[in-house]
Molecule: transfer RNA
Organism: uncultured archaeon
RNA sequence: GCCCCGUUAGUACAGAGGCCAAGUAUACGGCCCUUUCACGGCCGGGACUCGGGUUCGAAUCCCGAACGGGGCG
Numbered sequence: 001g002c003c004c005c006g007u008u009a010g011u012a013c014a015g016a017g018g019c020c021a022a023g024u025a026u027a028c029g030g031c032c033c034u035u036u037c038a039c040g041g042c043c044g045g046g047a048c049u050c051g052g053g054u055u056c057g058a059a060u061c062c063c064g065a066a067c068g069g070g071g072c073g
Base pairs, nucleotide, nucleotide: 001072002071003070004069005068006067007066010026011025012024013023018056028044029043030042031041032040049065050064051063052062053061
C1' cells in the first nucleotide's frame, strides 16, 4: 500500500427497515428478605464510534473517516 471482518450501557451479547424514545445477563445504586453477610425478590440510572447519503421511516441499507482484528505484498 491492497483486501476482508468488526465497532450497541462498566463488561459480554441480542438486534437483519416501522412492533425499539433499543432488549438480556452481569456489574453498579436503592428497597425488601436475613441477627449480619451471602443467596433470593423488586426497582433505578446507564449505550447504537463519527460525518454524509438512500427512504415516509435507519442501530439495521450505501459511501467516506476513525479505531480494533485478520490476510496479502